This is a predicted structure of a 73-nucleotide RNA (transfer RNA) from a Candidatus Nanoarchaeia archaeon. Rfam family: tRNA. Rfam links the family to the GO term triplet codon-amino acid adaptor activity. The RNAcentral record of the sequence draws on ENA. Model confidence (mean pLDDT): 80 of 100.
RNA sequence: ACACUCAUAGCUCAAUUGGUGGAGCAACGGACUCUUAAUCCGCAGGUUCAAGGUUCGAUUCCUUGUGAGUGUA
Numbered sequence: 001a002c003a004c005u006c007a008u009a010g011c012u013c014a015a016u017u018g019g020u021g022g023a024g025c026a027a028c029g030g031a032c033u034c035u036u037a038a039u040c041c042g043c044a045g046g047u048u049c050a051a052g053g054u055u056c057g058a059u060u061c062c063u064u065g066u067g068a069g070u071g072u073a
Base pairs, nucleotide, nucleotide: 001072002071003070004069005068006067007066010025011024012023013022019056028042029041030040031039049065050064051063052062053061
C1' cells in the first nucleotide's frame, strides 16, 4: 500500500436474510449468616464507534471517516 473481518450494557457475547435490543458475569437492593463468602430472589443499566444516504421504519442495507485484528506484497 491492497484485500478481508470486527466495533452493541462495566466485561464476554446474542439479535435467523429491515419491524420499536436480550443473556451470562459484574454492580445495586433484599433473604440467609454472629460477620464475610457462597447460595436464592429482585431491580437497574444501551443516544448499537462517528457523520451522511436509502426506507413508512436501520444494530441490520449503501458511502465516507476513526479504531482493532488477520492475510498478501